[in-house]
RNA sequence: GGGUUCGUAGCUCAGUUGGUUAGAGCACUCCGCUUACAUCGGAGAAGUCGCAGGUUCGAGUCCUGCCGAACCCA
Repeated sequence: GGGUUCGUAGCUCAGUUGGUUAGAGCACUCCGCUUACAUCGGAGAAGUCGCAGGUUCGAGUCCUGCCGAACCCA
C1' cells in the first nucleotide's frame, strides 16, 4: 500500500427485507425484604447507533469519504 470483517448504554451483545418507541444480560442508583449483608422482587437512570456527507416521505440498517480495531496479502 491492497483486501475481508467489525464499530450500537460503563462492559458483553441483539436489532429480520429501510417503517409502529433503539433493546437484552451484567454492572450502577433508589425502594421492598433482612438486626445487617448477600440472594430475591420492584422501579429508575444511562445512547449525537465511530465521525462527516449523500439517497429516501422515512436510515442503526443502503451508498461515499475519513477515523479506529482484528485478520489476510504484499